[in-house]
The RNA shown here (small-subunit ribosomal RNA) has 1523 nucleotides and comes from an Acidimicrobiia bacterium. Lineage of the source: Bacteria > Bacillati > Actinomycetota > Acidimicrobiia. The sequence is in RNAcentral, with records from ENA and SILVA.
RNA sequence: AUGGAGAGUUUGAUCCUGGCUCAGGACGAACGCUGGCGGCACGCCUAAUACAUGCAAGUCGAACGAGAACCAACUGAUGGCAACAUCAGGGAAGUUCUAGUGGCGAACGGGUGAGUAACACGUGAGAAACCUGCCCCGGAGACUGGAAUAACGUUGGGAAACCGACGCUAAUACCGGAUGUCCUCCUUUGGUCGCAUGGCCAGUUGAGGAAAUGGUCCGCCGCUCCGGGAGGGUCUCGCGGCCUAUCAGCUUGUUGGUGGGGUAAAGGCCUACCAAGGCAACGACGGGUAGCUGGUCUGAGAGGACGAUCAGCCACACUGGGACUGAGACACGGCCCAGACUCCUACGGGAGGCAGCAGUAGGGAAUCUUGCGCAAUGAGGGAAACCUUGACGCAGCGAUGCCGCGUGUGGGAAGACGGCCCUAGGGUUGUAAACCACUUUCAGCAGGGACGAAAUUGACGGUACCUGCAGAAGAAGCCCCGGCCAACUACGUGCCAGCAGCCGCGGUAAUACGUAGGGGGCGAGCGUUGUCCGGAUUUAUUGGGCGUAAAGAGCUCGUAGGCGGUUCAGUAAGUCAGAUGUGAAAACUCAGGGCUCAACCCGGAGACGCCAUCUGAUACUGCUGUGACUCGAGUCCGGUAGAGGAGUGUGGAAUUUCUGGUGUAGCGGUGAAAUGCGCAGAUAUCAGAAGGAACACCAAUGGCGAAGGCAGCACUCUGGGCCGGUACUGACGCUGAGGAGCGAAAGCGUGGGGAGCAAACAGGAUUAGAUACCCUGGUAGUCCACGCCGUAAACGGUGGGCACUAGGUGUGGGGACCUAUCGACGGUCUCUGCGCCGCAGCUAACGCAUUAAGUGCCCCGCCUGGGGAGUACGGCCGCAAGGCUAAAACUCAAAGGAAUUGACGGGGGCCCGCACAAGCGGCGGAGCAUGUUGCUUAAUUCGAUGCGACGCGAAGAACCUUACCUAGGCUUGACAUAUAGGGAAAAGCCGUGGAAACACGGUGUGCUUCGGCGUCCUAUACAGGUGGUGCAUGGCUGUCGUCAGCUCGUGUCGUGAGAUGUUGGGUUAAGUCCCGCAACGAGCGCAACCCUCGUCCUAUGUUGCCAGCGGAUAACGCCGGGGACUCGUAGGAGACUGCCGGGGACAACUCGGAGGAAGGUGGGGACGACGUCAAGUCAUCAUGCCCCUUACGUCUAGGGCUGCAAACAUGCUACAAUGGAUGGUACAACGGGCUGCGACAUCGCGAGGUGAAGCGAAUCCCUUAAAGCCAUUCUCAGUUCGGAUCGUAGUCUGCAACUCGACUGCGUGAAGCCGGAGUCGCUAGUAAUCGCAGAUCAGCAAUGCUGCGGUGAAUACGUUCCCGGGCCUUGUACACACCGCCCGUCACACCACGAAAGUUGGCAACACCCGAAGCCAGCGGCCUAACCCUUUUGGGAGGGAGCUGUCGAAGGUGGGGUCAGCAAUUGGGGUGAAGUCGUAACAAGGUAGCCGUACCGGAAGGUGCGGCUGGAUCACCUCCUUU
Repeated sequence: AUGGAGAGUUUGAUCCUGGCUCAGGACGAACGCUGGCGGCACGCCUAAUACAUGCAAGUCGAACGAGAACCAACUGAUGGCAACAUCAGGGAAGUUCUAGUGGCGAACGGGUGAGUAACACGUGAGAAACCUGCCCCGGAGACUGGAAUAACGUUGGGAAACCGACGCUAAUACCGGAUGUCCUCCUUUGGUCGCAUGGCCAGUUGAGGAAAUGGUCCGCCGCUCCGGGAGGGUCUCGCGGCCUAUCAGCUUGUUGGUGGGGUAAAGGCCUACCAAGGCAACGACGGGUAGCUGGUCUGAGAGGACGAUCAGCCACACUGGGACUGAGACACGGCCCAGACUCCUACGGGAGGCAGCAGUAGGGAAUCUUGCGCAAUGAGGGAAACCUUGACGCAGCGAUGCCGCGUGUGGGAAGACGGCCCUAGGGUUGUAAACCACUUUCAGCAGGGACGAAAUUGACGGUACCUGCAGAAGAAGCCCCGGCCAACUACGUGCCAGCAGCCGCGGUAAUACGUAGGGGGCGAGCGUUGUCCGGAUUUAUUGGGCGUAAAGAGCUCGUAGGCGGUUCAGUAAGUCAGAUGUGAAAACUCAGGGCUCAACCCGGAGACGCCAUCUGAUACUGCUGUGACUCGAGUCCGGUAGAGGAGUGUGGAAUUUCUGGUGUAGCGGUGAAAUGCGCAGAUAUCAGAAGGAACACCAAUGGCGAAGGCAGCACUCUGGGCCGGUACUGACGCUGAGGAGCGAAAGCGUGGGGAGCAAACAGGAUUAGAUACCCUGGUAGUCCACGCCGUAAACGGUGGGCACUAGGUGUGGGGACCUAUCGACGGUCUCUGCGCCGCAGCUAACGCAUUAAGUGCCCCGCCUGGGGAGUACGGCCGCAAGGCUAAAACUCAAAGGAAUUGACGGGGGCCCGCACAAGCGGCGGAGCAUGUUGCUUAAUUCGAUGCGACGCGAAGAACCUUACCUAGGCUUGACAUAUAGGGAAAAGCCGUGGAAACACGGUGUGCUUCGGCGUCCUAUACAGGUGGUGCAUGGCUGUCGUCAGCUCGUGUCGUGAGAUGUUGGGUUAAGUCCCGCAACGAGCGCAACCCUCGUCCUAUGUUGCCAGCGGAUAACGCCGGGGACUCGUAGGAGACUGCCGGGGACAACUCGGAGGAAGGUGGGGACGACGUCAAGUCAUCAUGCCCCUUACGUCUAGGGCUGCAAACAUGCUACAAUGGAUGGUACAACGGGCUGCGACAUCGCGAGGUGAAGCGAAUCCCUUAAAGCCAUUCUCAGUUCGGAUCGUAGUCUGCAACUCGACUGCGUGAAGCCGGAGUCGCUAGUAAUCGCAGAUCAGCAAUGCUGCGGUGAAUACGUUCCCGGGCCUUGUACACACCGCCCGUCACACCACGAAAGUUGGCAACACCCGAAGCCAGCGGCCUAACCCUUUUGGGAGGGAGCUGUCGAAGGUGGGGUCAGCAAUUGGGGUGAAGUCGUAACAAGGUAGCCGUACCGGAAGGUGCGGCUGGAUCACCUCCUUU
């Protein structure tokens, strides 16, 4: 010393800036759902709106008179023997009551917060400028007279309220005189004190001034004067506490003085005169808002917000004004006047004021009983008893708040039932319940029963409390469960309904909507809404910033202000210490005490940061000192560089124009052109002339200036800097709100000037358009003089000054020293400018770094989310354009800075690929085939759609397939499993109907171990679906791409995302390898391992082979036999840059060569990294969810998938002579075959038919390969090319060739003569060309597909360009990643705002008019008891009514001010899933962008002039770093 927590949200990710939002606490609250008890508090925040009714201020008979009622004494009557009772009278003896006179109170208490920004409040002082009833203390006194008046009586008026006349009467009511301790004033003396006026004390002269001897119960209570006290009040001053400068000037009683008046009192408070002052940037005046405080809430604090209840002060009392009375009021429940409103009325007049307590209406989201009592506390009156008291004490209502208590406790697992979930096993609700045992707080019932009261007196109250009784009995809800934030599943819903504090959920699997189960939180409450503080260091004093995020004024001078060098003395304002006073109580904190605890209450202590006074300290700051100093600053002297400024003059080059000469057909211009100029002679060229503007080279990261800015040369005038000297002054300094001056370009005014250039404009191009970019012209302007404007990316995006804090290097200006001396060169040091690199440090990073963005001090300016907006309104300035100052409504959850990784660029560098180029052949034109789109259709089933769909799924649609359509049938089903029941009806066969399926009829009775099985029927579970979703999925596949990439671990660097490794130098087909390197290693890819082809070897030898030997044939490996060869099978060898040479870094590697069948990956194949495309497929299959269930299932027949104005894609055949036709003839390989291949023979022109051997195949068959070769013919033509189409006759398959098969013969003989723009494939056994086989398949639309072999080329200089890809780098406003992002007009809807003819209202003031009540003054002809004079009458003093005047509220008139409402129309702004036009910006954004200004244009915008880099790219120069 007790005290400080954060989170979500901008991005693909990161750091920062920055706003928005949340978690906390609080409330005089309200609303929703719910609600057991008690204690203590609190309860119209809105209409200071209007109020019915009742109550809230009376009291005193001990001040006074009168009246009424009751009644004692007493008298009479009646009854009675009497006591006595009853009745009548009586009654100032008494009691009670009533109105009045009189006294005190009514100025307190209670309410409210309208007004008030003020000495109203708070705090501290002052009053020598004051007042004070009741109360207390002290001193002195109370003598003597008088005249009225209410009540009352009589009477009059009035509806009433009330009023008048006459007559009586009392007092503590009123008046005169006396006395005067004393007081006041005047004269005057002394003492003492004070900041001034002056105060206090003691004397003195004169004048003036009191009373109730009243009341009484005899105790006392009252009366008068004076002095003092207490308490209360009044006035003055210092300081303190709201917003606004888009309020900058305000003020005439204003500021002061003198005289007078007035007040309790100072004072312009009032008045007359005089002076001209007073206030204000330290915010006057104006506008808005507001009662102030103790305190309350919050906060770590500093602060911020508030001012309910309680307490202090103020103000107000229907609105405005005014005074009276009084000690005190300008008076809430008093008066007068005016106004508005309400009520009564006989219409003549009257009455009223809840912001007292209850209560009512209204307003409102919202705030209580027309209660009880004066018992307590307090107040008024009274001598007192006592009376009054909606103050107060209590009760009632309200979960409005705080606090406390309860709704049970213990046991109880078959973990029951039910609910929910489920992987079907179980889990959970859950010891929860049931059940057993127990308890009784609270509530209920009954009995007792307080404290509060000191003698009496208790509303609360039969209350608190105590005791007893019964029984778990009467007592739980609300919100939440995506993250923040604690708590999860199911169903429903399907961008709907809805949720939401922020981010955001919901488009068929929603922990986010609704419901349920479960869970979490709090609990008689829980949530929501509103408001305040906090979090927010997000206004930053504590405790922020300004290069790029918002933010340094364009620059300088300078006023006020702020800050200020060394030293001495004084002072003591700031500062520090101690003391005194004050800081009300309550509240707060601490430790105690009292209600059972707590809330609450009580006594104590602390604290209350302030203010005032006194005493002291003197370091620092301030102040004083014609005190001092020199280092800051300035002056002086001597040098020095410079596009510094102003004026005048002058020079050459170039452009243009004019004149003349030469000369001829073009010139000019562009990407290409055209407009334009030119035969009337241009351009070109020569000479001459005119005129204006700008000054090449030097020239520079150079120089000068405060900035803007400044450039040929010379002269004149002039400002500043730097260096050296150290003579002079002696802090004279720094900054600088307002203010002043300067201030590019454009623009404006007046007058000149005008060569070139050039907004606007015109024409030509470009384009979809082109109000642009390009071209040809061209006016303002650009230039000069004078005057305005005052803004720029006016930028170093960096305010000025001073000091300190490593260096290196270059350059401009000066100085000193060294180089033995002088000079040049050079070197070192130093001062002052201008650049670059770099350490510490700073920074979000980028970067800055002695020229700081580092470390400090001083002063100024500026910022506080984005948009709206530097806009509107107002003000100031300007001729105008416009500038300066500068908001709000509304709207968004972001807007931003720096850096990172990608992607992209009509950015750059390097490299690769049949990518281009070089070649060969095609496609695009024709006919046909096939596929697709489209159209058509009852249906033309579905899918695939750039590359990467389109001879694709489909390796075979006549029926079937088949999913589509039409028609006819079936419903446990065409198919599976299971259960139960039943039956012999089963299958099959026959018949009828029918297109068939099927229906009906007939026939028909399986196997068996005897249990049953098979089959059928009925019923139930279920089957079935090519129905949907490929955007719910698995699997499979395509593509980038066989491209060389994609990553990880550890380490290192960075706040971090990330980087490094993987970049660099070489090399490779390759992230292939080598070298280097803060990296070292590793993985998936590459390569290799696998298959195949090519050479050789070994083994083996049938169905293959036949060299040698033998046999046989017309001939043939046909036979014996053989293993040599070919070939098959199996296993090996071989190729590794291994060898040689050149290059290269002694490397990797590369080039050439040798050998070899093959050479640098030998050819080909299989093999496809991390990933991308929500790529493709639910119709191969599988599968979640949804959907259909006498149908979206299933069976059948027929039709369709083959339809045909058109378009596209892929092919085939051709257009012919390198060919067609005919004849002859040679050589393959891969494969297939029993429901098959089918020799051979025979028939047919042929497709094919018939008969039929062989072969489940190295054996037989398909199987004649074709191009080729050898001949013959055709002779360039729509042909002997070409074969479509059509006719006809056939063959084959098949249940069936009509829709809709293939093939054959004969006939027919179309287009087409090599193909526009464009486009495709291919680099060697490849292209091209030729045929063969196979799968599917009854057959075939196959020209397709998959394979096989035959013949067999051309070309590649090279990487500029097109396309795709890889690596590095750069820019970015992109990240759904350029098919991105994004701007403005127009159109539509909604919202708020501005302007606006006008219109309506409020507020404050001004001028004038009218002028109530009332105070004051005056008048006086009316009235008048007390006192005076007088014999009376009368007069006087005084008073009253009245009148006049000043002031004066409300009202009226007028012109202005200001604020607000509404407004035709109008202007821009904002917002809004899919509107229109363009494409301005982001990449070099396709014309770099942006700023200021001017003009122009549908719009973004374009252009001119000047400026900036916050421009990419290439080259050059300079500088720097390293060697």
Description: It matches the Rfam family "Bacterial small subunit ribosomal RNA". Rfam links the family to the GO terms structural constituent of ribosome and ribosome. The coordinates come from a structure-prediction model, not an experiment, and the mean pLDDT is 85.